[in-house]
Transfer RNA from Aestuariibaculum marinum, 74 nucleotides, folded computationally. It matches the Rfam family "tRNA". By type it is a transfer RNA. The sequence is in RNAcentral, with records from ENA and Rfam.
């Protein structure tokens, strides 16, 4: 420099031909249960889908440019 693959809630992840609520497990709040804890149980909060722009009635998804992180080749 060239090339492949990724970036989605505190962590790990799905998202199918572009549509109908962005969802699932752990973890965090609270609240049952218990003499406390801890396991269960119930809720309930936590995302502007890496950043800027395009296309389109409609973008987490399709185009462009840049960050970053893993590989690969020189």
């Nucleotide at each position: 420099c060239g090339u492949g693959a990724g970036g989605u809630a505190g962590a790990g992840u799905a998202g199918u031909u572009g549509g109908u609520u962005a969802g699932c497990u752990c973890a965090g709040u609270g609240g049952a249960c218990u003499c406390a804890u801890a396991a269960u149980c119930c809720a309930c909060a936590g995302g502007u889908c890496g950043c800027a722009g395009g296309u389109u009635c409609g973008a987490g998804u399709c185009c462009u440019g840049c960050c970053c992180u893993c590989g690969c080749u020189a």